[in-house]
């Protein structure tokens, strides 16, 4: 100097949660039932979160996290298991698809070269 290994910055990528109580309102054959992408909890996870708009379970922007060493998607309204219940857990999975072989900065092995 190099394989590697940490940090950054910059640059892109990515996410349909499940649940209890409340509840404005709506609907009633008055026992009640729905229930506003609403307000407080539980759960799982890095993360389930703020604003807008729409209003037909949606869309935009942003935060905050994960990912670019594979994060999250399809398959899947499936399949085994657990669960108070899930897109919870595992396979499926060496499937398929998926965003820099980026700059800088530290640390640096082996082996090589040259000096002494």
């Nucleotide at each position: 100097a190099u394989a590697g290994a940490a940090a950054a910055u910059c640059a892109g990528g990515g996410g349909u949660g499940c649940u209890g109580g409340c509840a404005a309102g709506u609907g009633g054959a008055c026992g009640c039932a729905c229930a506003a992408a609403g307000c407080c909890g539980g759960c799982u996870g890095a993360g389930a979160u703020g604003c807008g708009c729409u209003u037909g379970a949606g869309c935009g922007c942003g935060a905050a996290c994960c990912c670019u060493u594979a994060a999250c998607c399809u398959g899947a309204u499936a399949c085994g298991g657990a669960u108070a219940a899930u897109a919870c857990c595992g396979g499926c999975g060496u499937a398929g698809g998926a965003a820099g072989c980026a700059u800088u900065u530290u640390c640096g092995a082996g082996g090589g070269a040259c000096u002494g």
Molecule: TPP riboswitch aptamer (THI element)